[in-house]
RNA sequence: GUUGGAUAAAGGCAAACUACUCUAAAGAGGAGGACGCAAAGCCACUGGCCUAAAUCCCUAUUUUCAGGGACAUGGCGGCAGGGUUACCUAA
Repeated sequence: GUUGGAUAAAGGCAAACUACUCUAAAGAGGAGGACGCAAAGCCACUGGCCUAAAUCCCUAUUUUCAGGGACAUGGCGGCAGGGUUACCUAA
């Protein structure tokens, strides 16, 4: 340096859930808490998935109000691929 990762060592991160905050929602933030994770460090480039405020269409209605459908410019890195950085150790 490359490739790999255990029943090694030192560590690291933190699911669900709880309360608070932001948000239309998905989801996010920090606190508590640990299901797990060899990149569960970072990055929305590709695919996939989640949500539907705004917008458009339809139905209903008496003005208003409501319901349904489509849709990402919103989100998920702990969905997969990819890019990038990295501790220890084996070959």